[in-house]
Predicted 3D model of a 435-nucleotide RNA (Bacterial RNase P class A) from Candidatus Angelobacter sp. The coordinates come from a structure-prediction model, not an experiment, and the mean pLDDT is 77. Rfam family: Bacterial RNase P class A. The family's RNA type in Rfam is ribozyme. The RNAcentral record of the sequence draws on ENA.
RNA sequence: AUGUCGAACCGGAUGGUCGCUGUCUGGCUCGUGGACGCCGGGUUUCCCGGGCUGCGCGAUCCAGAGAGAGGAAAGUCCGAACUCCACAGAGCAGUGUGCCGGAUAACGUCCGGGAGGGUGGCGUCAAGGCCACUUUACGGAAAGUGCCACAGAGAAUAUACCGCCUGGGUGAGCGAACGGCGCAAGCCUGAGGUAAGGGUGAAAAGGUGCGGUAAGAGCGCACCGCUCGCACAGUAAUGGGCGAGGCAUGGCAAACCCCACACGGAGCAAGACCAAAUAGGGAAGGAAUGGGAUCGCAAGAUCUCAUGCGUGCCUGCUCGGUGCGCCAAACUUCCGGGUAGGUCGCUUGAGCCGAUCAGCAAUGACCGGCCUAGAGGAAUGACCGUCAACGGCAGCAAUGCCGUACAGAAUUCGGCUUAUAGGUUCGAUAUCACU
Numbered sequence: 001a002u003g004u005c006g007a008a009c010c011g012g013a014u015g016g017u018c019g020c021u022g023u024c025u026g027g028c029u030c031g032u033g034g035a036c037g038c039c040g041g042g043u044u045u046c047c048c049g050g051g052c053u054g055c056g057c058g059a060u061c062c063a064g065a066g067a068g069a070g071g072a073a074a075g076u077c078c079g080a081a082c083u084c085c086a087c088a089g090a091g092c093a094g095u096g097u098g099c100c101g102g103a104u105a106a107c108g109u110c111c112g113g114g115a116g117g118g119u120g121g122c123g124u125c126a127a128g129g130c131c132a133c134u135u136u137a138c139g140g141a142a143a144g145u146g147c148c149a150c151a152g153a154g155a156a157u158a159u160a161c162c163g164c165c166u167g168g169g170u171g172a173g174c175g176a177a178c179g180g181c182g183c184a185a186g187c188c189u190g191a192g193g194u195a196a197g198g199g200u201g202a203a204a205a206g207g208u209g210c211g212g213u214a215a216g217a218g219c220g221c222a223c224c225g226c227u228c229g230c231a232c233a234g235u236a237a238u239g240g241g242c243g244a245g246g247c248a249u250g251g252c253a254a255a256c257c258c259c260a261c262a263c264g265g266a267g268c269a270a271g272a273c274c275a276a277a278u279a280g281g282g283a284a285g286g287a288a289u290g291g292g293a294u295c296g297c298a299a300g301a302u303c304u305c306a307u308g309c310g311u312g313c314c315u316g317c318u319c320g321g322u323g324c325g326c327c328a329a330a331c332u333u334c335c336g337g338g339u340a341g342g343u344c345g346c347u348u349g350a351g352c353c354g355a356u357c358a359g360c361a362a363u364g365a366c367c368g369g370c371c372u373a374g375a376g377g378a379a380u381g382a383c384c385g386u387c388a389a390c391g392g393c394a395g396c397a398a399u400g401c402c403g404u405a406c407a408g409a410a411u412u413c414g415g416c417u418u419a420u421a422g423g424u425u426c427g428a429u430a431u432c433a434c435u
Stems, first nucleotide, its partner, number of pairs: 001431010012387007020068002023065005029059005037052001039049004070406001074417002077415005082267004089319004094263005099113005114138001115136008139258002144256002146252003161198002163194004167189004173183003206224006226245005232239002271344004281335005288307008308326007351370004356365003389404006
C1' cells in the first nucleotide's frame, strides 16, 4: 500500500411544484343546549312563554402554524407494563435456568471477575507456565441406571497385534588360527519377561527429562499434574505457598436422573361502554330428605328454612375457594335464527437529548432542555433539478450516460436472533514494496 475477517456508528443532503393524515389557532355557515343578560305576561323575594345575544358542544368548508414509517418497524425467541379470569391460596405434575459478584421493572439479557478450550507470541533440555485475542449449553459421573458404533489384542472389574529382552537351532560376514575357538546381521522355534517404541481409534489407564534394567515400567529422582492437610489473599468463584503421600478413581448428563433456584393462565382479535335486532326459538340429557306457615273437605298447591345435592369458573390433577340452581332448574350437547354498527382502549413513556457526580463497567442519581405518527382497510407520497459517496459503460483526457442496501408503524417497552449496497473509526490477519 492492497485485500480478507470481526466490532461500533451513519445509512444520503438540499431546492421547487402538487397531493394525503392527525393536532392546535382563527373564521363563515349549519345543527344542538341555553343563560343569572333582553322582551312580554302573571297570583311579583317568585313563576310561565317566546325568540335573541354572550357562552358551551358538534359537523362541513376555508386560512395559518407545526408534525408525520426503522436500526432493524422483520422473526414471534425470552421478559415485562396493561386488561380480564378473580376476592385470591397450598401441594403434585410440568416447564425453564445453572461458575462467582453486580446491573435491571424483569429476563434465558448485559457488565466485571474466575476456570476450561482454541489461535498467536514469549519461555523451558523438554513439559508445566506467562501474555494478548477469542469462545463456553460453565452445578453433580463416588446416589442409581445407561451408552462409547466401526476399527483394534484390548474401551473402565480392559489389554498383548507388531515390536524389545532372554533360551535353543542354523548361520552370511569379520577376527584369530594347523585344529579346537570368539564376535555376529538374518532366518526358524519353545517358554518366560515387558507395556517404554510403533499400529488401530474421537479417546488406550498421568506428562517431560535424567538415571537404572537382560529389555522395560514411578522402578528411582527432579520438575509439573493429582489427592489430603495447614495457614494466607480475596465479598466470592478461585489463586499461589508450605508439607505429606500413592503414583492412582476415562469420557458422555445438548442421556434418563440427582441437587439448587424460579414460574398462575390467556392475551389489544385483551378488555370497557353505547345503540340496534332476533325466535327470552326447538330437541335431548340432567340429583334428595325433613321442619314451619298460608289456602283447601281432602288430594294437593304456594312460600320459606335447614341439611344435602347438582352444576359453572379458578391450567392438567387434588385440596380449598367462589358464583348459580334446586321438590326441578342452573348447566351440557346438537339444530336453527339475529347482530357483526359506533365510541373508547390509542400514545407523556420503566420516554429522548445534554452536562455534572459515583462506579473498571453495565448502570444509577441530580440539574437543564424537548414532545418527536396514532391510521382504522389502513395516511406518512408523486414529479423535476442541483450536490456528495460508490459501482458500471464510453473516452487519450476533460467529461458524459446509467444505476444505487435490507426493508414499511398497528397497545407499548427492555433484550436476543436474522438481513443489509456504501462510508467512517478501531482491532486481527495475508501478500507485496522499502528500511
The source organism's lineage runs through Bacteria, Pseudomonadati, Acidobacteriota, Terriglobia and Candidatus Angelobacter.